Background:
The RNA shown here (transfer RNA) has 72 nucleotides and comes from an Alphaproteobacteria bacterium. NCBI's taxonomy places the organism under Bacteria, Pseudomonadati, Pseudomonadota, Alphaproteobacteria. The sequence was found in a public genome assembly. It matches the Rfam family "tRNA". About the family: Transfer RNA (tRNA) molecules are approximately 80 nucleotides in length.
[in-house]
RNA sequence: GGGCAUUUAGCUCAGCGGUAGAGCAUUACGUUCACAUCGUAGGGGUCGCAAGUUCGAACCUUGCAAUGCCCA
Numbered sequence: 001g002g003g004c005a006u007u008u009a010g011c012u013c014a015g016c017g018g019u020a021g022a023g024c025a026u027u028a029c030g031u032u033c034a035c036a037u038c039g040u041a042g043g044g045g046u047c048g049c050a051a052g053u054u055c056g057a058a059c060c061u062u063g064c065a066a067u068g069c070c071c072a
Stems, first nucleotide, its partner, number of pairs: 001071007010024004018055001026042005048064005
C1' cells in the first nucleotide's frame, strides 16, 4: 500500500427498511434474624463519526475512524 470482517446499554450479543431488544450486571421493593437464591418493578442507548438514497435508515450507498485477520 491492497483486501476482508467487526463497531448496538456497564459486559456478552440479537435485531436483513416501519416503536431499539435479550441475558448478565445495576437500583428499589417483597421474601430472610441476616446473606444468598427467588419474585416484582425501574433506570441505563446521539446504534463509531459524517454525508447521501428513501415517505421512513441500526439496516441500503459513499467517505472517514478504531480494532482484528490475510496479501504485498